This is a predicted structure of a 78-nucleotide RNA (c-di-GMP-I-GGC riboswitch aptamer) from a Pirellulales bacterium. The sequence was found by an Rfam model in a public genome assembly. NCBI's taxonomy places the organism under Bacteria, Pseudomonadati, Planctomycetota, Planctomycetia, Pirellulales.

[in-house]
RNA sequence: CGCCGAAAAGGCAAACCGAUCGCGAGGUCGGGACGCAAAGCCACGGGACUCGCUCGCGAGUCAGCCAGGCUGCCGAAG
Repeated sequence: CGCCGAAAAGGCAAACCGAUCGCGAGGUCGGGACGCAAAGCCACGGGACUCGCUCGCGAGUCAGCCAGGCUGCCGAAG
């Protein structure tokens, strides 16, 4: 340094609830923790979902579905 994931410090926050924005999928904020070592960022690939219509196209959503890219805290065993 890389794989890897014990410990500690710190971090994030599913469902659900409230507020708010959106036609919607969903977003944001607060509460709340199921979980997470990239659950940090990126819709370029696959996938799921929503809306519209001329019904196979258009416009969107999801990064906590998979794969990938970029960045990154700590350091026990191996």